RNA sequence: GCGGCCGUAGUCUAGCGGUAGGAUACUAGAUUGCCAAUCUAGCGACCCGGGUUCAAAUCCCGGCGGCCGCA
Numbered sequence: 001g002c003g004g005c006c007g008u009a010g011u012c013u014a015g016c017g018g019u020a021g022g023a024u025a026c027u028a029g030a031u032u033g034c035c036a037a038u039c040u041a042g043c044g045a046c047c048c049g050g051g052u053u054c055a056a057a058u059c060c061c062g063g064c065g066g067c068c069g070c071a
Base pairs, nucleotide, nucleotide: 001070002069003068004067005066006065007064010024011023012022013021018054026042027041028040029039030038047063048062049061050060051059
């Protein structure tokens, strides 16, 4: 340099045009003599820009970053 795959909460991950879901972490409460565990509640995310569409995390283009391959 070229090609392919990927980018979603602090972390891991689902979603394949129509309300962004789960786990974990964190916070509060319950429980306990204390801690841990458990239960309940809360918190928080679509890499950036543009396009298509009534509607984009999702489709298209460009950029940035990561991984793999070729040279």
Notes: The RNA shown here (transfer RNA) has 71 nucleotides and comes from a Candidatus Micrarchaeota archaeon. Taxonomically the source falls in Microcaldota (Archaea, Nanobdellati). Its mean pLDDT, the model's own confidence on a scale to 100, is 84.